[in-house]
Small-subunit ribosomal RNA, 5' domain from an uncultured eukaryote, 581 nucleotides, folded computationally. The coordinates come from a structure-prediction model, not an experiment, and the mean pLDDT is 81. It matches the Rfam family "Eukaryotic small subunit ribosomal RNA". Clan: SSU clan. The family has 90 seed sequences and 75,755 matches in Rfam 15.1.
Context: one part of a larger RNA
RNA sequence: UAUGCUUGUCUCAGAGAUUAAGCCAUGCAUGUGUCAGUAUAAGCCAUUUAUACGGUGAAACUGCGAACGGCUCAUUAAAUCAGCACUAAAUUAUUUGAUUGUUCUUUUUUACAUGGAUAACUGUCGUAAUUCGAGAGCUAAUACAUGCGUUGAAGCACGACUUUCGGGAAGUGCUGUAUUUGUUAGAUCGAAAACCAGUUGCGCUUCGGCGCAGUCGUGGUGAAUCAUAGCAACUUGACGGAUCGCGUGCCCUUGCGGCGGCGACGAUUCAUUCAUGGUUCUGCCCUAUCAAGUAACGUUGUCAGGGUAUUGUCCUGACAAGCUGGCGACGGGUAACGGAGAAUCAGGGUUCGAUCCCGGAGAGGCCGCCUGAGAGACGGCGACCACUUCCAAGGAAGGCAGCAGGCGCGCAAAUUACCCUAAUCCUAAUUCAGGGAGGUAGUGACAAUAAAUAACAAUGCUCGACGCGUUCAGCGUGGAGCAAUUGGAAUGAGAACGAUGUAAAGCCACUAUCGAGUAGCAAAUGGAGGGCAAGUCUGGUGCCAGCAGCCGCGGUAAUUCCAGCUCCAUUAGCGUAUACU
Repeated sequence: UAUGCUUGUCUCAGAGAUUAAGCCAUGCAUGUGUCAGUAUAAGCCAUUUAUACGGUGAAACUGCGAACGGCUCAUUAAAUCAGCACUAAAUUAUUUGAUUGUUCUUUUUUACAUGGAUAACUGUCGUAAUUCGAGAGCUAAUACAUGCGUUGAAGCACGACUUUCGGGAAGUGCUGUAUUUGUUAGAUCGAAAACCAGUUGCGCUUCGGCGCAGUCGUGGUGAAUCAUAGCAACUUGACGGAUCGCGUGCCCUUGCGGCGGCGACGAUUCAUUCAUGGUUCUGCCCUAUCAAGUAACGUUGUCAGGGUAUUGUCCUGACAAGCUGGCGACGGGUAACGGAGAAUCAGGGUUCGAUCCCGGAGAGGCCGCCUGAGAGACGGCGACCACUUCCAAGGAAGGCAGCAGGCGCGCAAAUUACCCUAAUCCUAAUUCAGGGAGGUAGUGACAAUAAAUAACAAUGCUCGACGCGUUCAGCGUGGAGCAAUUGGAAUGAGAACGAUGUAAAGCCACUAUCGAGUAGCAAAUGGAGGGCAAGUCUGGUGCCAGCAGCCGCGGUAAUUCCAGCUCCAUUAGCGUAUACU
């Protein structure tokens, strides 16, 4: 693990892995709305201070999620995986913390604010048919586009012209962050002396200077072409807020004046967080009836390029001839996903690990791809193959190894139930919605826990012990066992008001009221020759029927078969088969 017989209570609880990663009818399993993107619903409810805007709000646009979760174990043997390190070879929506004055080239400008669409809606149509489409008519934005303003200083380059050749200089252009390329800085072995320029302090001074001392930048790492900064260009030009809510305040020169708070959403770069990709070292079952394997089609390196988020023969070109192997390469097998773990165990081991946690892989097979921060996604799309459904025959649709459920397969495995205004959490624009994640019941002798099926007394009988007694007769005390005798006490199994419990129920625990006298509220499963606890009982059978793991039993007195009685073992369980220790 399966199965046979049996089964009263309580708690707990695995469960279509093994065989077919075989096939699936039907239903559900992923959607989402705040004060805060978009409302003229010809929707609803009110109300009138409201000619942009009352509240609520289906639909639809927009945003986010749908890459998580759940399922399964087919593949897979240095692969996955585990431990240990690296990323100076990388990406990262979200979270959290920082960050954001430089946009223009033209002289009349929209910055109190620009442009054109489209859905829902209305209406007209097509098809046998689908979550199918077509034409017409409107109208929004944080959708899609376009695009200003405030505001300094400084520097660099070119340079008309001028010049006593030392210089001076009007003017013009450029200079935000990001991208790509090139380039520069990003320092430092030790000692002494001299010189030049500037500067600080002290001393001297004939105010002309002189002497002495000091100073003259540079973060971080074990390590960088690092951080950072400069220069020259580059860019099918990324960002630099034309958005929304609440609250309405302050200043006056009362003007459609100026200045304003707290948020929401969004954007750039840096960090952070959640992760992810790639790599280092070590470690894996059986097999030699697998000994050589690899390389004109990359095998092992070098150089250059491409590609990638990045490294790398990952790919291309050129060059070299390497690389692995009896310490088992390469090949084959595996009823092989890996690990944490489980069973057994003195120590050492052996076997198992589909299965609740972590990692991987996959969604009928195989390939390709879009979107996106993230997928080579399948409850996304496009092919092919296999299978399959509807059809008016023209066409159209599909993927349960999600939860239920069905067929098939088999020794082998449960309900087409209830619930998220209950628990745990997750997602979204979000306190509200959704969630077969998950929880709750149902089935359930997979395992596991506690533990009823009687207890007591009297009487009678049997048997010991002790005491008393003329040690014979007997008496008393107390004990054990037995009994178709008698007696009242106790109690839940079950039934059931109630409250509790629960999302609602059901169960449990609590509890009024019922509920035990042998003919019932009645315990089984295997055995009784040995191993191995327990019959030299009775009847039947007669080497037959049968039993028996093994040895053996049975041929007319069977301790072993079939039965009755009695006994033994375990007990709500016990037997059998198989696998393993």